[in-house]
RNA sequence: GGAGUGGGCCAAGCGUCCGCGGUCGCCGUGAGGCGGCUGAGGAAAGUCCGAGCUCCGAAGGGCAGGGCGCUGGGUAACACCCAGGCGGGGCGACCCGACGGAAAGUGGCACAGAAACGACACCGCCCGCCGAAAGGUGGGCAAGGGUGAAAUGGUGCGGUAAGAGCGCACCAGCUGUGUGGAGACACACAGGCUGGCCAAACCCCGCCCGGAGCAAGGCCAAAUAGGGGGCGAUCCGCUGUCGUCCGCUGCGGCGGACUAUAGCGGGCGGUGUUGGCCCGACACCGUAUCAGCCCCGGGUUGGCUGCAUGAGGCUGCGGGCGACCGCAGUCCUAGAUAGAUGGACGCUCGCGACAGAACUCGGCUUACCGGCCCACUCCAUUC
RNA sequence: GCUCCCAUCGUCUAGUGGUCCAGGACACCGGCCUCUCACGUCGGUAACAGGGGUUCGAACCCCCUUGGGAGCGCCA
Numbered sequence: 001g002g003a004g005u006g007g008g009c010c011a012a013g014c015g016u017c018c019g020c021g022g023u024c025g026c027c028g029u030g031a032g033g034c035g036g037c038u039g040a041g042g043a044a045a046g047u048c049c050g051a052g053c054u055c056c057g058a059a060g061g062g063c064a065g066g067g068c069g070c071u072g073g074g075u076a077a078c079a080c081c082c083a084g085g086c087g088g089g090g091c092g093a094c095c096c097g098a099c100g101g102a103a104a105g106u107g108g109c110a111c112a113g114a115a116a117c118g119a120c121a122c123c124g125c126c127c128g129c130c131g132a133a134a135g136g137u138g139g140g141c142a143a144g145g146g147u148g149a150a151a152u153g154g155u156g157c158g159g160u161a162a163g164a165g166c167g168c169a170c171c172a173g174c175u176g177u178g179u180g181g182a183g184a185c186a187c188a189c190a191g192g193c194u195g196g197c198c199a200a201a202c203c204c205c206g207c208c209c210g211g212a213g214c215a216a217g218g219c220c221a222a223a224u225a226g227g228g229g230g231c232g233a234u235c236c237g238c239u240g241u242c243g244u245c246c247g248c249u250g251c252g253g254c255g256g257a258c259u260a261u262a263g264c265g266g267g268c269g270g271u272g273u274u275g276g277c278c279c280g281a282c283a284c285c286g287u288a289u290c291a292g293c294c295c296c297g298g299g300u301u302g303g304c305u306g307c308a309u310g311a312g313g314c315u316g317c318g319g320g321c322g323a324c325c326g327c328a329g330u331c332c333u334a335g336a337u338a339g340a341u342g343g344a345c346g347c348u349c350g351c352g353a354c355a356g357a358a359c360u361c362g363g364c365u366u367a368c369c370g371g372c373c374c375a376c377u378c379c380a381u382u383c
Numbered sequence: 384g385c386u387c388c389c390a391u392c393g394u395c396u397a398g399u400g401g402u403c404c405a406g407g408a409c410a411c412c413g414g415c416c417u418c419u420c421a422c423g424u425c426g427g428u429a430a431c432a433g434g435g436g437u438u439c440g441a442a443c444c445c446c447c448u449u450g451g452g453a454g455c456g457c458c459a
Base pairs, nucleotide, nucleotide: 001379002378003377004376005375006374007373008372009371010370012348013347014346015345016344017343018342020039021038022037023036024035025034026033027032041354045365046364048363049362050361051360052359053213054212055211056210060279061278062277063276065209066208067207068206069205070084071083072082073081074080085099086097087096088095089094100204101203105202106201107198108197109196122145123144124141125140126139127138128137129136130135153171154170155169156168157167158166172194174191175190176189177188178187179186180185217305218304219303220302227296228295229294230293231292235266236265237264238263239262240261241260243258244257245256246255247254248253267287268286269285270284271283272282273281298458299457300456312331313330314329315328316327317326318325319324349352384455385454386453387452388451389450390449393409394408395407396406401439411427412426413425414424415423432448433447434446435445436444
C1' cells in the first nucleotide's frame, strides 16, 4: 500500500425567522394570549418469540393440540445471549449449522433398474453335462458392466474354478472396556465384520405451555323501544299451612289419602366461566315462565384513568474466561387521540439512506447513502 | 392498535411431495363450417406473489418478505 474479518459508535452540522404537540409560570370573567423548558429510532417496522400488567372461576385432572431439542451456564423468561463440543466452509483472521432418536414401531423412496430393504441377477465370470459349432441345461458368484439421487463398508495385497471381510494391512462406522473431562465428547485397546436414506413423514424420548388481550380493565357523563324472534328438563323427598274425602271416637280431637301453596334438600336441565373435547369445581337461573344465552333491532361515537420511575440510563469499584451479577454515587429523558418534529433563507462538507412512538420491556428478523474508531488476518514492497 | 385468514393462466377454480415444462370452464387468437355473423368444431397463447431452506425431488413442508381481505369499541 492492497484485500479482508470481528466489535463498537454516529445517522449531515451551524445560525436567523415562522409554525406544531406536551408541560410550567404570568395575564385574562372567558375564548385565549405571552414567556421559559422540552419533543422519535437503530431499527419506532414485521408482530416472529419471551415476559410484565389487567381481566376471566386462583384456573384441578385427563385426552387432543402447539412449541423447543448437542453440553454447561446467564436471565424475570425465551426459539435470545455466553463459553465449550461436534460437523461444514475459508490459506487465514473468522464464519455457518431446526445439531435428540432411522438396531422401538408404521410409512414413503416416482421414472429407470434384476433388486429400493429381508428380498434380488439383466449383461456377465466360473464349473459340470449335452452339442461339430452356435447354443441349451444344472449349479456356484456378485468382482466388473448397466440403471438410478441412493445398490448392501472403501483402497490395496493375498486367496480362489470364478469370487466373496474368505484372510491380512490401513481408513470409516458400530459395540465393549479403560483413561481424561462437570458434561457434550476426545484418546487408547479389544471384538465380530457393517444393520441404506427421509422424523421441516407419522411417531418415540426429554422439557415447556390455562385463556384473552390496553378496543385488556376501572370510574363518570349523555342518549334510548329495557322492542321483536329463538333455545329445555316436562321430577322426588321432608316440614309447615289451607281445603276436600274416608276411617275411629269418650265429640275435645286423632290417623290416613288427595289437591294447592311456601320453605329446605336432592335429582334433572339451561347458560356462563373469551379455547377443541370429557370429568370435576363455582356462579346465576329454571323445573313451564321468567331469568340467562344467541340472533335481529335501539342509543352513543364524550371525559378521566390505565400512561410514562422502569427486570431504567450513566460513572466507579468488586466477582466471573464471558454472557452477566453485586455494591455505591448520580440522572429523569416524547406521551398524542385525526394523532405533534415541518417550512423558508444563509454558510460548510462527501449533497444526506432506511424510515415516524400509540400500554411497557427483553430479544430475533427484515430495510438502510455513507462516515469514524479499536482489535486482528492474508498478500506485496521497503528498512 | 390488536387478532386471524388468503394468494395458481385475463376471470373462476382442480391439484396437499414424483406419473405436472400444472388440468378444467369462461374469455382471447387462428383454421374449418356459412353468402356473412352467431352457434358448432379443431388447434393455440396464457399461471404456482417474491426470496431462502429441508428433500434425490416442492404449487404442496418450514422460515423471511410483499400484497390483499375479515373481525374486535362503549351503554341499556
Annotation
Two RNAs folded together computationally: RNase P RNA and transfer RNA, 459 nucleotides in total. Rfam match: Bacterial RNase P class A. It is annotated as a ribozyme. Its Rfam clan is "RNaseP clan". Model confidence (mean pLDDT): 79 of 100.